A computed fold for a 685-nucleotide part of an RNA from Candidatus Hodgkinia cicadicola, annotated as large-subunit ribosomal RNA, domain II. The coordinates come from a structure-prediction model, not an experiment, and the mean pLDDT is 85. A source record names the gene rrlA. The RNAcentral record of the full RNA draws on ENA and SILVA. Its Rfam family is "Bacterial large subunit ribosomal RNA". Rfam links the family to the GO terms structural constituent of ribosome and ribosome. Taxonomically the source falls in Candidatus Hodgkinia (Bacteria, Pseudomonadati, Pseudomonadota, Alphaproteobacteria).
Context: one part of a larger RNA
Order: sequence, then structure tokens, then C1' cells
RNA sequence: GUCAACGAGUUAAUGUAGUAAGCACAGCUUAAGCCUUAAGGCGUAGGCGCAGCGAAAGCGAGUUUUAAAUGGGCGUUAUAGUUUGCUGCAUUAGACCCGAAACCGAGUGAUCUAACCAUGAACAGGCUGAAUGCUGGGUAAUGCUGGCUGGAGGGCCGAACUCGUGUCUGUUGCAAAAGACUGGGAUGAUUUGUGGUUAGGGGUGAAAGGCUAAUCAAACUCGGAGAUAGCUGGUUCUCUGCGAAAUCUAUUUAGGUAGAGUGCUGAGUGAACUGCUGUAGGGGUAGAGCUCUGGAUAGGUGAUGGGAGGUCGCACUUUACUGAUCUUAACCAAACUGCGAAUACUACAGUAAGAUGCUUAGUAAACACACCACGGGCGCUAACGUCCGCGGUGGAGAGGGAAACAACCCAGACUUGAAGCUAAGGUCCUUAAAUCGUGGCUAAAUGUGAAAGGCUGUGAACACUCUUUUACAAUCAGGAUGUGGGCUUAGAAGCUGCCAUCAUUUAAAGAAAGCGUAACAGCUCACUGAUCUAUGAGCGUUUGCACCGAAAAUGUAUCGGGACUAAGUCGCGUACCGAAGCUCAGGGUGUUACCGAUAUUGGUAACACGGUAGCAGAGCGUUCCGUGUGCUUGCGAAGGCGGUUGGUGAUGAUCGUUGGAGGCUCCGGAAGUGAGAAUGUUGAU
Repeated sequence: GUCAACGAGUUAAUGUAGUAAGCACAGCUUAAGCCUUAAGGCGUAGGCGCAGCGAAAGCGAGUUUUAAAUGGGCGUUAUAGUUUGCUGCAUUAGACCCGAAACCGAGUGAUCUAACCAUGAACAGGCUGAAUGCUGGGUAAUGCUGGCUGGAGGGCCGAACUCGUGUCUGUUGCAAAAGACUGGGAUGAUUUGUGGUUAGGGGUGAAAGGCUAAUCAAACUCGGAGAUAGCUGGUUCUCUGCGAAAUCUAUUUAGGUAGAGUGCUGAGUGAACUGCUGUAGGGGUAGAGCUCUGGAUAGGUGAUGGGAGGUCGCACUUUACUGAUCUUAACCAAACUGCGAAUACUACAGUAAGAUGCUUAGUAAACACACCACGGGCGCUAACGUCCGCGGUGGAGAGGGAAACAACCCAGACUUGAAGCUAAGGUCCUUAAAUCGUGGCUAAAUGUGAAAGGCUGUGAACACUCUUUUACAAUCAGGAUGUGGGCUUAGAAGCUGCCAUCAUUUAAAGAAAGCGUAACAGCUCACUGAUCUAUGAGCGUUUGCACCGAAAAUGUAUCGGGACUAAGUCGCGUACCGAAGCUCAGGGUGUUACCGAUAUUGGUAACACGGUAGCAGAGCGUUCCGUGUGCUUGCGAAGGCGGUUGGUGAUGAUCGUUGGAGGCUCCGGAAGUGAGAAUGUUGAU
């Protein structure tokens, strides 16, 4: 892992609502207990109801408040209950099941280990050579000093012994801590045998929270005990009807709970509901505007102040300063408004389809939401970001499209069909359907990713200028003179720089647009003539489609692929394909209406039938019991295996075979009543 068996809303009391029954013209009912004997009877204490109000005394269809109510509150007027069974829910109990870490009590442990006590034991060999002593030298005497002796030391090297430093092996091991090599101590705070002492908030600890029997930041065993768990996991047959929420408020509250909103079921009400149209309303959003409040730009005006002149000091004059106010023009605003929509909202009336609406009782789930479009805040007009509003979808929604793709586009799956029509999206092949028609554009494989910026790519529209008095381009020729303008400068002659930029001759020619020289020279240009020749040439604006800008990591890799010059793109048109949509044909179920029947269902019509949490309804099966002294069974029960068959389904019936002794319908009753999940439990494998 698999298979089999077991495995989770129970029981009691009380309350509450529904439902069924008994009794009831205000009544219903017993409890303990007793008698009988598993049938019933007795028992009237007590309980609920028949009257309320008040804190109460108390009064009473009223009462209370008050000095008193014209009042106010709660009642009456408006009268049905009660007892029991069953079902839903709640409360109290372990209360659907499993699950802590912990807490407390009473005991058991120092045969492991920690420390201590008592009594024993062990330590090859080698090295070093303290004190002391003896003796020699030396001294006034000591100190001092040589030699010998001596054998000290938590001394040195190193076995046994003890420890466990590093590496490797081992890691379902030889072993729940070992092995190999290596290493520390090895006369000491040494090691060790035996016996003993200290016990759980206690011991012991050269102290690591270490050790206290493979268990230690509080041992182990049993008990309180089914501790508690707003947490996680699990919770077992079928079909049918409806069908949520992830919001508000509050919370030692934020992953819990309560009230409200939203779901379901019953009862009541009976269109009260929703849409559309009309009428009547209030508003200060979008937009707009600048009167107000603020911001901000330019022109005019120019107060005040500053500077300058003037003066003994004022006065006065003046200004490339400052710049209030006023004025003209043009702007900005969530916290500006002399304006102001669309929507939305409210009321009334009409109208359409029946889809509802409201009240009340019972009973839930839910209070982690997600994305997309639009209106906004925060953020970077960042985020599959975050927080509101509004709508949609997902959640709880399958089907078709988007290659694949909860939240996008189309569309809401009762069921059967080898029938038809369409939606989004498509129609060359993959791949169902157009290699369809028509008119443009694109040459980039653009299509099939991207910006600022760039571009004599190409299409379209428009404006202007030149042009047979010959344009544009090309070719031939000219492009001069005063003059080398003046200044500057070593020089400056059109062309370093500064100033000026005139005039003349001309068809035309700048006191020169560029190259060039040390300065000149030289070569072009502007400008002019000629040749040549066209409806052409030039310069702009707007716009369609392209181009550049364009670099990444396994392999093309930004059309799904092949491939395509359309099978790209922009229009127009016709056909076809395409879904669980719609239609057609058959069937089922529910609701409503109508018709028939009468024991309970039948027929017809219309509408409906996606579904998580959840609510409601109807059923299947298992074990036991009644029915039952019954039915069935060795002429073969249950159970097993296989076939046929009924039912939407849970499941039923029947036949064959195996098996070898019990089994059980209809109708009812009672539950240890249904397994695939719980790191479920036990067994098997």
C1' cells in the first nucleotide's frame, strides 16, 4: 500500500415550536405511593388554564402613576385549553467521534547515573634528581662553595588501568553510540570491587539545565479523567423541490460569537411587488465658470518704500529699483460656486407580464471572498497591490470560443435521439465549414510583442510657388569695375577680427555662401545668358499602411504547428461550419389550472426542473420484535458463484449451480441501522 472486520448526533430531564390522538358547551391532568400481576385499577396532594394591574400592601374589568388626572403605561372589550406519543431545535449532563502540551493526588524507583559514608583492591619499566645528611674548600664566626649521599614531586616518557582528541567505517549497524587508526591521564582533586545514604519543585551537580534505570526546564506508575481544546482531521444508503453568504453593528473582538441583511419550511394577507410611460418634486455630482475663497501669468496704471538731485531743514524734481490697488486679457481648484446635467431617489396615476411583496412562527448556513468593466482614495494614474461605490462572472456553473487558461466572449446542462437552425468564433492542411465574390492598402513574413526619436519607403487628401515669354535637373559660357572698402595687423587683397555694406558697368555678378594661400594666387556658389525639353517641376500640411530604433541565457520559442504574398490588412456582400443555446420526436418529475372519478388516484394544458453551505419532502436496505400454535424448508433454508429481468435510484424478483439447516411476506414496532477517507483501530498479506 491493498483486503476484511470494527469505527462518529446517542440517552435522560426540562423548555419551546410543529404534528397525531384523548378529553373539553372551562376545563385538562395526576406525582409519590397502594392493590392486583405484568392486563389494569386506585390515589386529587400538586401542576397548567379560566383576569389583570401594581415594587408591595392591595384593588379588580380594571389597575397603576398622582394631591388629582383632560391624560400616559399594561390589560378588558375580541375567551381554549390540557395530557400523552412522535419530530425539529435549545439548555443541563463527556452530549457527534478521535486528538494535546499540561495540572493535582497517592505511590514506586540511586542494580544506570550524581555526590557522600564504611570497608577492601590496583598502578610493568625507564628518566629527572628538591630538601636533608656526610665530607672537602673557605670565613673571626656565619653566609658561600666542590663532591658524595639522599629519593621529593596534583614532576617527565610509557604498558596494564582509565578517559574519549581527530579522521574513517558503520547509519534497515556487530552495536537504540560500536569498530579501526590516532590521541589525553597514568602516585593522584587517581582508578576500582562490595555494602550503604540522599527522592520528584525533591535529590545530586569542580555547573553542561547535567544526571536521577535507553525517560528530565521537573522521573515513572496508577488515579481525578471521557481534564479542557473559540483549533486540525473525520462523520457511513437513494431520489426529489428550493437554494445562500463572505456585508452592517457590537465584542479582551478580529480564523470565535450575537442581533440585523441574505436561504429554506409552515401559516396568514391577497397584487400591497417589479418593469415601462406620464406627471410632480428636492438636489449641487459630471461638466462649466472665476462673483466669492485661495492659487497663478502677461500688459497698462502706478500708492508706499528705496536710490539720485536739491536744501540749514522741509518742500520740490527725478528713476532700466520695489511693486499694493484698480483695470484689460487668458487660466487652475476634493475641502471655490453669481451656473448646472445624465442617472439615481421619492410620491401619484396609467399600463404589461405574472416572476412576486409584506407579516408571523420554526430552522439554518454565513460574517477569510476573488477577478473583470466603470466612478474614486492610497501607491509611482506601480503590482495577480490595497481600500470604498456600482454592475457582471466565479464562488455554487457544466457546454462552445480564446492553442492550453476559476473570474474574459457566447451560453445557463431533467432525460433519450447516428434529426434540424443558430451564438461567440471560424471556413488552405492539422480541423467541421469559402483556396467564395468585389474594391483598396502592405513587400516589411509587417501580419506573428514595445516607446521617445528618426526616415527622399509607399498610397490618399489639401494648400502654395515656378512653367511653351520654355520651368526643375543636366551641359556650354559669364560671375566684372571703383577696390587690395576703412580699421587692425609683420601681412589681412571678398573669405583672423572690428566698422560700414555704398556706388558703377551690366543679360547678370554679395564690399561675398564655401574650399584654399604666410599673404596673394587658384577652385566653386549666389546671380545671368544659351542649349535641351515636359504637363512638368518645387516646397509644405494632414492622413493610411510599412521601415529603423529592437541584446540572454537547454532548442526554432512573441501565428498552437505546417505553411501563407494571402491563408496579411481595411471595407462591402453571399453561403456554410459551429454549443448541453433554440427547434423537432419520445419519456420522467414538480407546481398551478381544468376535467373526470372515487379510496387515491387518472387525464389534459401551461410553466418549471445547473447547483456548494444549508433547509424541506419522499423512499431503499440491515439487526431484533409483534402478526405467528402462521407461511416456507432435506422433493434442499440461509450464505457463496453465475445468468435473466423489474425500478430514476438506494435495491428487488427469478433461474442454474454450490451449500447442508434454517428462513420469513403484507402491515406495524424498536434501533449498537448503511464507510473510502479520521498520519483511524485490529487481523491478514